[in-house]
RNA sequence: GCCCCCGUAGCUCAACGGGACAGAGCACCGCACUCCUAACGCGGAGAUCUAGGUUCGAGUCCUGGCGGGGGUA
Repeated sequence: GCCCCCGUAGCUCAACGGGACAGAGCACCGCACUCCUAACGCGGAGAUCUAGGUUCGAGUCCUGGCGGGGGUA
């Protein structure tokens, strides 16, 4: 250089063949409980790598770029 795969909350994973408010666990914040702390319980904030395209509608499909991994003379 060329080919293939991946990129979603701080972390680990979902989202069935394009469809309604993108969910969960851990972590974080608040409340309750407790003499206090922990655990347990209730509640909350937080994400689609980026720029375009297709579509009534894109996390999902197409193209370029960026990043990571693998293969190859």